[in-house]
Molecule: c-di-AMP riboswitch aptamer (ydaO/yuaA leader)
Organism: Acidobacteria bacterium 28-1
RNA sequence: CAAUUAUUGUUGCCGAAGUUGCUUGAUAAAAAAGCAACACGGGGGAACCAACUUUUGGGGCAAAUUGUUUUUAUAAACAAAGAACACUUCCAUUGUUCUAGCCCGUCAGCUAACCUCGUAGGCAGAUUGGAAGACAAG
Numbered sequence: 001c002a003a004u005u006a007u008u009g010u011u012g013c014c015g016a017a018g019u020u021g022c023u024u025g026a027u028a029a030a031a032a033a034g035c036a037a038c039a040c041g042g043g044g045g046a047a048c049c050a051a052c053u054u055u056u057g058g059g060g061c062a063a064a065u066u067g068u069u070u071u072u073a074u075a076a077a078c079a080a081a082g083a084a085c086a087c088u089u090c091c092a093u094u095g096u097u098c099u100a101g102c103c104c105g106u107c108a109g110c111u112a113a114c115c116u117c118g119u120a121g122g123c124a125g126a127u128u129g130g131a132a133g134a135c136a137a138g
Base pairs, nucleotide, nucleotide: 011124012123013122014121018038019037020036021035022034023033024032039119040118041117042116043115044114049109057107058104059103060102061101065080066079067078068077069076081099082098083097084096085095087133088132089131090130091129092128
């Protein structure tokens, strides 16, 4: 993409969370489920090195931590640090936002080989300017 409902398609954003093939399924077309390969991401796990501190429990994913003020407490506010914003990177007292949530279960430093797990969910008119690169058109 007129609105609502349903479905499908297109262009994009956060995030690891995608592509292809096969089987089932099912139909207007599909969706959905399972398997496999590739791709992306996480955890466990030697030597060497490090650490020696284990109820004040400890640890993992993630940007999502720390401090101050205030409150009966929760909450809130501010600051620093960190994260995102339509090709990529860098710069700027640039602009707008976010700084949650969940898990393991007494247990895990790093870690080659090796083992193992995930591929969800949520969104929609773009921050501006400069430099370099890439791509496209002429």